This is a predicted complex of two RNAs, RNase P RNA and transfer RNA, with 468 nucleotides together. Its mean pLDDT, the model's own confidence on a scale to 100, is 77. Rfam match: Bacterial RNase P class A. By type it is a ribozyme. Its family is annotated with tRNA processing, ribonuclease P activity and dimeric ribonuclease P complex in the Gene Ontology.

RNA sequence: CGAGCAGGUCGGGCGGUCGCCGCGGGGUGCAAACCCCGGGGAGGAAAGUCCGAGCUCCCAAAGGGCAGGAAGCUGGAUAACGUCCAGGGCGCGCGAGCGUCGGAAAGUGCAACAGAGAGCAGACCGCCGAUGGCCCUCUGAAUUUCUCCGGAGAUUCAUAGGGAUCAGGCAAGGGUGAAACGGGGAGGUAAGAGCUCCCCCACGAGAGCCGUGAGAGCGGCCGUGCGGUAAACCCCUUCCGGAGCAAGGCCAAAUAGGGGGACUAGAGCAAGCCCUUUCUCGUUACGUCCCCGGGUAGGCUGCUGGAGCGGCCGGGUAACCGGCCGCCUAGAGGAAUGAUCGUCACCCGGCGCAAGCCGGGGACAGGACUCGGCUUACAGACCUGCUCGCAUU
RNA sequence: UCCCUGGUAGCUCAAUGGUAGAGCAACCGGCUGUUAACCGGUAGGUUGCAGGUUCGAGACCUGCCCAGGGAGCCA
Numbered sequence: 001c002g003a004g005c006a007g008g009u010c011g012g013g014c015g016g017u018c019g020c021c022g023c024g025g026g027g028u029g030c031a032a033a034c035c036c037c038g039g040g041g042a043g044g045a046a047a048g049u050c051c052g053a054g055c056u057c058c059c060a061a062a063g064g065g066c067a068g069g070a071a072g073c074u075g076g077a078u079a080a081c082g083u084c085c086a087g088g089g090c091g092c093g094c095g096a097g098c099g100u101c102g103g104a105a106a107g108u109g110c111a112a113c114a115g116a117g118a119g120c121a122g123a124c125c126g127c128c129g130a131u132g133g134c135c136c137u138c139u140g141a142a143u144u145u146c147u148c149c150g151g152a153g154a155u156u157c158a159u160a161g162g163g164a165u166c167a168g169g170c171a172a173g174g175g176u177g178a179a180a181c182g183g184g185g186a187g188g189u190a191a192g193a194g195c196u197c198c199c200c201c202a203c204g205a206g207a208g209c210c211g212u213g214a215g216a217g218c219g220g221c222c223g224u225g226c227g228g229u230a231a232a233c234c235c236c237u238u239c240c241g242g243a244g245c246a247a248g249g250c251c252a253a254a255u256a257g258g259g260g261g262a263c264u265a266g267a268g269c270a271a272g273c274c275c276u277u278u279c280u281c282g283u284u285a286c287g288u289c290c291c292c293g294g295g296u297a298g299g300c301u302g303c304u305g306g307a308g309c310g311g312c313c314g315g316g317u318a319a320c321c322g323g324c325c326g327c328c329u330a331g332a333g334g335a336a337u338g339a340u341c342g343u344c345a346c347c348c349g350g351c352g353c354a355a356g357c358c359g360g361g362g363a364c365a366g367g368a369c370u371c372g373g374c375u376u377a378c379a380g381a382c383c384u385g386c387u388c389g390c391a392u393u
Numbered sequence: 394u395c396c397c398u399g400g401u402a403g404c405u406c407a408a409u410g411g412u413a414g415a416g417c418a419a420c421c422g423g424c425u426g427u428u429a430a431c432c433g434g435u436a437g438g439u440u441g442c443a444g445g446u447u448c449g450a451g452a453c454c455u456g457c458c459c460a461g462g463g464a465g466c467c468a
Stems, first nucleotide, its partner, number of pairs: 001389010012344007020041002023038006043364001047375002050373005055244004068240005073087005088101005102235002107233002109229002124174002126170003131167003134163004139158008182200006201225004208221005248301004258292006267284003308327008346361006394464007403417004411448001419435005441457005
């Protein structure tokens, strides 16, 4: 210098003008309201609402179980977590580093097409044909036929060689497939094969041992070679009651309805044999007034000082924890935090030797009870540590 | 605030984890004097996007994007 890896910080600054929303103080005004002054007013993700909690109410309380759901190497951190830190195994990368994680030897299931064979597998091409047959050839022996007596032929047996023909042996090589019953090498064999040996890989159930480590594991010995899939059912371990600030609490109109009390008897009901009228006695509000409680609209609260933020010191490899000092930082209602100008800084383009001048640009997004995380979006700027390559010293 | 369902051809919908299809529409040809209907054929797909599990994903898992729907208080 180039190419990368990991982690972190920031997310423009200052000023003017015009506005917006709360708060405090003052003034005018009967009030509603208005004016003045002061001070405050979004984020690293406020987002998605994906996890974990606080808080509140309900299930009377506590414990256990079924169903359902979630998490899943080990140890630690934490209020808790699916988060974070450290470590381990495996995979990828030259490397800095990155990714991933219970059990397939408990059981059930699944694997299209291709292929001989796909789950106690199988033999298409191929290799062999040791062993037992078959065929051919050579030699020897025995028996027998013909004979010109020199030999020729047939059958059987034995030996040797050949064929790859049958039975059979093999699974090394080819071929199919995502996957073919450990991988590489040597020995061995008729050909082969964990058949044997060396190295590597995997496994430890029936069945493991020793050492080491807090543990996952690691190293050695012994034994074995049992494919994949659990983001298929399932098994094991651990955890989980439900709802959510429209939770919940307090105050509390009008109307309707509920409960209680007082008053009235116009009206109704009933009685005195029947009818009418009057009167008397008894009873009841659907009438009037008052009180009480629930509860709606509405108002107040919950509500922002908290597992808070910053600095220093100490403990710990770290996450994190502890101590001291300092700071206060939106709390509203369907909801304010904006616009514009100047200037400085940054980036891009043009001009210029240069100083500089002109023009343009600045993302993602926005609180709604509060925290801890994760995930996702993001113009750009900066810092720290590390790796690889090239060059120079 | 708490939840649910869905996204496949231009439209409406299918598809046990195993070659992505049907109807309508479009285009071409036939039939007809012509059109429609009818008959035959053809093309058309990032299965919303990106990762992952698997030999293999439209389907299973995770994260985003979009669309639609439901519940809440009192009597």